Model confidence (mean pLDDT): 86 of 100.
This is a predicted structure of a 467-nucleotide part of an RNA (small-subunit ribosomal RNA, 3' major domain) from an uncultured bacterium.
Rfam family: Bacterial small subunit ribosomal RNA.
The full RNA is in RNAcentral, with records from ENA, Greengenes and SILVA.
Context: one part of a larger RNA
RNA sequence: UGACGGGGGCCCGCACAAGCGGUGGAGCAUGUGGUUUAAUUCGACGCAACGCGCAGAACCUUACCCAGACUUGACAUCUAUCAAAGUUGGCCCAAAAGCCGACGUGCCCGCAAGGGAAUGGUAAGACAGGUGCUGCAUGGCUGUCGUCAGCUCGUGUCGUGAGAUGUUGGGUUAAGUCCCGCAACGAGCGCAACCCUCGCCUUUAGUUGCUCCGCAAGGAGAUCUCUAGAGGGACCGCCAGUGAUAAGCUGGAGGAAGGUGGGGAUGACGUCAAGUCCUCAUGGCCUUUAUGUCUGGGGCUACACACGUGCUACAAUGGCGAGUACAAAGCGUUGCCAACCCGCGAGGGGGAGCUAAUCGCAUAAAACUCGUCUCAGUUCGGAUCGGAGUCUGCAACUCGGCUCCGUGAAGUCGGAAUCGCUAGUAAUCGCAGAUCAGCACGCUGCGGUGAAUACGUUCCCGGGCCU
Numbered sequence: 001u002g003a004c005g006g007g008g009g010c011c012c013g014c015a016c017a018a019g020c021g022g023u024g025g026a027g028c029a030u031g032u033g034g035u036u037u038a039a040u041u042c043g044a045c046g047c048a049a050c051g052c053g054c055a056g057a058a059c060c061u062u063a064c065c066c067a068g069a070c071u072u073g074a075c076a077u078c079u080a081u082c083a084a085a086g087u088u089g090g091c092c093c094a095a096a097a098g099c100c101g102a103c104g105u106g107c108c109c110g111c112a113a114g115g116g117a118a119u120g121g122u123a124a125g126a127c128a129g130g131u132g133c134u135g136c137a138u139g140g141c142u143g144u145c146g147u148c149a150g151c152u153c154g155u156g157u158c159g160u161g162a163g164a165u166g167u168u169g170g171g172u173u174a175a176g177u178c179c180c181g182c183a184a185c186g187a188g189c190g191c192a193a194c195c196c197u198c199g200c201c202u203u204u205a206g207u208u209g210c211u212c213c214g215c216a217a218g219g220a221g222a223u224c225u226c227u228a229g230a231g232g233g234a235c236c237g238c239c240a241g242u243g244a245u246a247a248g249c250u251g252g253a254g255g256a257a258g259g260u261g262g263g264g265a266u267g268a269c270g271u272c273a274a275g276u277c278c279u280c281a282u283g284g285c286c287u288u289u290a291u292g293u294c295u296g297g298g299g300c301u302a303c304a305c306a307c308g309u310g311c312u313a314c315a316a317u318g319g320c321g322a323g324u325a326c327a328a329a330g331c332g333u334u335g336c337c338a339a340c341c342c343g344c345g346a347g348g349g350g351g352a353g354c355u356a357a358u359c360g361c362a363u364a365a366a367a368c369u370c371g372u373c374u375c376a377g378u379u380c381g382g383a384u385c386g387g388a389g390u391c392u393g394c395a396a397c398u399c400g401g402c403u404c405c406g407u408g409a410a411g412u413c414g415g416a417a418u419c420g421c422u423a424g425u426a427a428u429c430g431c432a433g434a435u436c437a438g439c440a441c442g443c444u445g446c447g448g449u450g451a452a453u454a455c456g457u458u459c460c461c462g463g464g465c466c467u
Base pairs, nucleotide, nucleotide: 007467008466009465010464011463012462013461015457016456019421020420021419022418023417026312027311028310029309030308031307032306033305034303035302042053043052064298065297066296067295068294069293070292073127077126078125079123080122081121082120083119086103087102088101089100090099091098107116108115109114129287130286132285133284134283138281139280140276141275142274143272145270150189151188152187153186154185155184156165157164158163169180170179171178195264196263197262198261200232201231202230203229204228205227206226210221211220212219213218235258238252239251240250241249242248314414318373319372320371321370322369323368330361331360332359335354336353340349341348342347380411385406386405387404388403389402390401391400427449428448429447430446431445432444433443
C1' cells in the first nucleotide's frame, strides 16, 4: 500500500423478508458422472461445467473402432515428360481401388514445324498433411466479479522512503452524480448523454394497405387505421413546501409520457497461470508406406446406478364433444403451396397464385357459449408394448419423424433441501424462425390473458465507501 476479520460506521442488490409459481417424489426427453465396450471421439467441472461447444450424430458430419486400400499423397507451389479438356459403355469389388473399350477436338502466336495458356496422367524429389501434445510458451475471442462505481495520470505540496494528498470530509445521487468545504489545481478511462426500439402529436407520401359505392368486375377518395421518412415533445421547465440562499428531495398542476418514461446495444483499470492449440492464427515438440489420405461397416444412441436442466401429469379454476371470436413477429422460387378430389388420419392427387403490405405457410391457442362426466387410479394420466400405415432420404435393422387401431404403467401435489420473479413482470396460452432432405419437450424471438407482495434491513449471500 493492499487483502482479510464470527471488528465498527454508512449504503446498495429478488440478498433476506412479504408474496406467486416451481425444482427435489412419478413417467419421459436431454446433458453429465460412473460402468460397459473393439470404439462408446474430444473438450467444458463451485458460483462462472452438466438442453454447454452441438443453430439439429441413420450415411455424410466424424475427430473414435474394425476391415479393405494409397504413399509427392484428398489439398498448394515448382521441375521433366505425355495427352487438350471432357462425355460415355462394360467387367470386377462391400465400396474405395483396379481392368478393358467408344466418342471427341477447342483457345492464343505461327504459312508450317513448333511453342504457349488451361486441364488431366506419369516419374523423381523439394515438400504437402496432422481435430497429434503443450491454453502453464502465445495472438485473437469469450466467461466472471459487474453495468458494480470505480481505476488512474500531469503538475504542485507533504514524507528520509515505501507512499500520501487530489479520490478524504458535510450533504446528495442509480452513479467519483452534483453542490459546498479543503494543499491542492487540472485531466484521462469509466458513469451519464449522443445510437436503436416502444409509447403521444404534427407533417410528407398513399400501393399491394385503408375508407366508401358495387353481387362482381371495377370505380371514387386521402378523413381514419396502417406503413415509413422528417420533425416536435420531458428539461425538476412551472407552482408550493423543504434544504445551507447550494446540489437536491417531497407534493401538485399541465401532459400521451415525470423526475434515468419502458426495453436494448454499450462492460473502465484489473482478477481468476479462468476457458478455448477441436473455429482461426501461431512458437516449440512429435509424426512422415503414418499420428497423413480414401472407402465399407460399426460407434458417438450402450445401461445395475447417481446428479443437473426440462417436458407431461397427478385432475372439476378440470377432461371430453359441439359451436364461435380476437394477434404479433417472421418465412417462402432447389421454395411457400391455395381451391377442389381421395383417405378416419399422417398423407396422397391436383395444379391456381406468389421473387410477395398483392399469393401462400395460416384454422392462433388459452378465452367465450352450450352439453356431458361427479371425485373414481376415473371419460384423470399417458409411459410401455403389439399390429397396420405414411413421409423424407441411395438407405430408417442397429438408429428418424408422424398417423391409426389396440394396450393402458408410475403418478392422488412430492423429505432434507433448493430456484426464479417487483408489472404488462410472474404465472399461463399458442405462433414463428435459425439449424435443417428428414428430425425440437432445446434455443432465439413474437404476441394473447394477466396477478400477488415489498412492514422493513436484525439475519443469510454478494458488492461499494470510510475506519